Predicted 3D model of an 83-nucleotide RNA (c-di-GMP-I riboswitch aptamer) from Thalassotalea marina. The sequence was found by an Rfam model in a public genome assembly. Its Rfam family is "c-di-GMP-I riboswitch aptamer". Rfam links the family to the GO term cyclic-di-GMP binding. NCBI's taxonomy places the organism under Bacteria, Pseudomonadati, Pseudomonadota, Colwelliaceae, Thalassotalea.
RNA sequence: GCUCGAUAAGGGCAAAUCUGGUGAAAGCCAGAGACGCAAAGUUACCGGUCUAAGGGGAAACCUACGAUAGCGGAACUACCGAA
Numbered sequence: 001g002c003u004c005g006a007u008a009a010g011g012g013c014a015a016a017u018c019u020g021g022u023g024a025a026a027g028c029c030a031g032a033g034a035c036g037c038a039a040a041g042u043u044a045c046c047g048g049u050c051u052a053a054g055g056g057g058a059a060a061c062c063u064a065c066g067a068u069a070g071c072g073g074a075a076c077u078a079c080c081g082a083a
Base pairs, nucleotide, nucleotide: 004081005080012037013036017032018031019030020029021028022027035070041076042075043074045073046072047071048068049067050066054063055062056061
């Protein structure tokens, strides 16, 4: 240095739920809260999933330019150092 990840050290993030805000919604933001996480740090590039305002349709329904990085893959970056 690479791989790897401990009953190590110092720490980090924060699911559900509740409150407030925001949004058409999914969701997001802040506070409280911890289910979990060794990339649960960053990026919607690929696949998936959610929503469907607008658009299409007689209707059923379809549709992302919206969202999800804590669904998988990929890319980039990073703390510590037992085996």